[in-house]
A computed fold for a 72-nucleotide RNA from a Planctomycetaceae bacterium, annotated as transfer RNA. NCBI's taxonomy places the organism under Bacteria, Pseudomonadati, Planctomycetia, Planctomycetales, Planctomycetaceae. The prediction has a mean pLDDT of 85. RNAcentral holds the sequence, with entries from ENA. Its Rfam family is "tRNA". Rfam links the family to the GO term triplet codon-amino acid adaptor activity. The family's RNA type in Rfam is transfer RNA.
Order: sequence, then structure tokens, then C1' cells
RNA sequence: GGACCGGUAGCUGAGACGGCCUAGCGCCUGGUUGAAAGCCAGGAGACGGGGAUUCAAGCGCCCCCCGGUCCA
Repeated sequence: GGACCGGUAGCUGAGACGGCCUAGCGCCUGGUUGAAAGCCAGGAGACGGGGAUUCAAGCGCCCCCCGGUCCA
């Protein structure tokens, strides 16, 4: 330098043919307890950056950034 794969919550990982972003762990509040742990109920929290297409983009298009694999 080239090809391909990936970047979604604090962490790990889903997301069909574009139409409310899903879950586990963690965190917060409440309940249970003498108090904790555990359990139960509820809650907050995310699409790598920019542009374009579209009524509407995590998803399709272009450029860039970051990580990985391969080729040279």
C1' cells in the first nucleotide's frame, strides 16, 4: 500500500426485507432481612465521526478514524 471482517449501555453480545434499539452482568430505587447476601418489583443508561439518499438509517451509499485477519 491492497483485500476482508468488526466498532451498539460501564462490560459482553443480539438486532430479518430500512419503521419503538434487545438481553445478560454491573449500577440506582423500593420490598423481603435484626443487618447483609440471595430473591422479587421498578428504573437510568448506547448505535465510532462526517456527508448523501429517504417521509424515516444501527441497517443502504461515499469519505475518514480505530481494532483484527490475510496479501504484498